Annotation: Predicted 3D model of a 338-nucleotide RNA (Bacterial RNase P class A) from Allobrachymonas sp. Its mean pLDDT, the model's own confidence on a scale to 100, is 78. Rfam family: Bacterial RNase P class A. Gene Ontology terms of the family: ribonuclease P activity, dimeric ribonuclease P complex and tRNA processing. Of the family's consensus pairs, 93% are formed in the model. A source record names the gene rnpB. RNAcentral records the identical sequence in 2 taxa.
[in-house]
Order: sequence, then structure tokens, then C1' cells
RNA sequence: GAAGCCCGCCAGACCGCCGCUGGUGCCAUCGUGGAAACACGGCACUGGAGGAACGUCCGGACUGCACAGGACAGCGCAGGAGGUAACACCUCUCCACCGAAGGCCGCAAGGCGCAAGGUGAGGAUCAGAGCAACAGAGACGAGUCCGGGCUUCGGCCCGGGGUGAAACGGGCAAUCUCUGCGCGCAGCAAUGCCAAGUAGGCCAGCGUCGAUGUGGUUCCGCAGAGCUGGCGGGUAGGCAGCACCGAGCCGGUGGGGUGACCCCCGGCCCAGAUGAAUGGCGGUCACGCGCGGGGCAACCCGCGUGCACAGAAUCCGGCUUAUCGGCGGGCUUCACUU
Repeated sequence: GAAGCCCGCCAGACCGCCGCUGGUGCCAUCGUGGAAACACGGCACUGGAGGAACGUCCGGACUGCACAGGACAGCGCAGGAGGUAACACCUCUCCACCGAAGGCCGCAAGGCGCAAGGUGAGGAUCAGAGCAACAGAGACGAGUCCGGGCUUCGGCCCGGGGUGAAACGGGCAAUCUCUGCGCGCAGCAAUGCCAAGUAGGCCAGCGUCGAUGUGGUUCCGCAGAGCUGGCGGGUAGGCAGCACCGAGCCGGUGGGGUGACCCCCGGCCCAGAUGAAUGGCGGUCACGCGCGGGGCAACCCGCGUGCACAGAAUCCGGCUUAUCGGCGGGCUUCACUU
């Protein structure tokens, strides 16, 4: 320097104006809405999407219900060892396969075959069942094309050629199945608390000796079996769960380990709604593309245009999928120079 691979990072920056939303402190504790529960203020400071927040595929936290123990059924996992809260995730390793470049062989067609690296649902087919296109006489339990041998004339045995991935010996378990291991069920619309109206329930008192309702008004009618108060469950509604001192984030020329990862030290507190905030406008700069001009060239100037995929909703760890562009690092092979 070329080729082939692997890993990590960024996802425009700054300024001004106008907004949205959360937290903390101080000041008001007044008023408004509401039956109540509860919600709503002013000022200052401050936080406000992602590497995938996507999908909701896997594993957990958390919550409720269930639960003596065991088994069946159902679902899931599968080389070995390790990591982890756990996993179908990750790491190392064995095995199998791939490995366009380069390399080797060859006149050529072509063949061999390696590194870095990549892929693998890689237990079991002497327990049982099922399956195998085309070709072929015959394909899962049969079959007889050719030659030979034997024969109780039904066939049997040996050898060979051809087809095919596979021909009395194998394959497929990502078909059932078997073995080992794991799993109680549901999910934040979980769940807990506060709590109207209506209907129904329970208790007490009064009531056909006329309660109560109602039409006119001091009396007369009409209807008439309920009326009043309390309690408890549930619904609408509200609050919590829920914005977190934790499987937390950042840094380390720290320690252990091949590694995933673990330990230690220092620092930090980092979004949170529920018709659902995280935005809009303007300017400067950076980057990509196109056009024009200048310059031998590197490049410079001007104009236009673009800046992906996509947006939290109980939280966390993974996996999958989408993604304009850009930056950095490493490995292998080969070539050249010193």
C1' cells in the first nucleotide's frame, strides 16, 4: 500500500425570541371546581427521548390469587465449561459447514485448499412409529437387470453393471416419540386506599288508631303502604403504584479473569404524561449533494437544496428489525521498500 474481515463511537453545534411539561426552595393558604376524595396559584433555580424509546419475541423485578408432597397433561430448553437476578441472552472452547480475496496444482477447462472471520434448534434413529421428489427393475422393509451356485421348483445365496443424496444398510428427531432439565396462574386495564348517584341488602324508629305524597287553602278532598335515619359491599370519580439509592449512571495508567464478567476507588442523582409535555421561528457555523465561476493542482467563492430510522407510558436485562451520512481502532493474507 492492496484485498478480505471484526469491533467501538457520533446521530449536528452555538445564540436570540416565543411556548409546553416535571422537580426543588420560598411566598401565599385565600379563592375556584367538586357531595366528598382531591385538583388548580406567584417568584427563583433546575430536569426534559433513543441507539434503537420500535416490535412486544424471550427472561426478570413488582403485585394479586392459588399452594402438604408427588405425579400426569401442557409449554419450553439441549455438545462441554462458565457469566448473570434470570434467560431461548452473552463468553470461551470442541465438532461440522462456509470462508467470493490472496495462495497451490494445471497448457487450459477447472481442481485443491487456508487465515482473519462467519453460521449452527450440534442429546437420542439397537425402544417404537412416520417420511424420502426425480432417476431407477426395485426406496423403507422391499426389489431381481446380467452372470454363477444351490433347490423340496415356492424360491434362496454370492458376485457384477446402471440409476440415485441413499440400494438388506444407512439418512431425517425444525414429524411424532424417547431421555435429561426448567416452568403454579395472571398481568400496572396488576394491585392497594378514599369514595357519589341509582338499584338491591341489613339494622333501628314511626306507620291502615292513616305515616307519607298531592289539589285547592285553615277546612274539605284524592291517592294511599310505606316513610325517616344509620350501616356495609360494589360502580363512576380521585389518589397511590410511578419516576425510584438502585440487578442505577459516569470516570480510573486500580486489581482478578483468555473472555463474558466480577471486585475496589472517586464522582453524580439523570424525562415522565394520561386528549398524552420534550416544540416553533430567525441567525451564524459545520457536513452531504447539485449547478455556476476561479485556479496547473490541492482547493477557494457564490447560489440552491438536504440532514436518516424513528418518538418514552410500571421498571430493568437481552434479542430481532429500521437507519442519510461520518469518525476511530484492531485482525489476517499478500506485495514493495529499508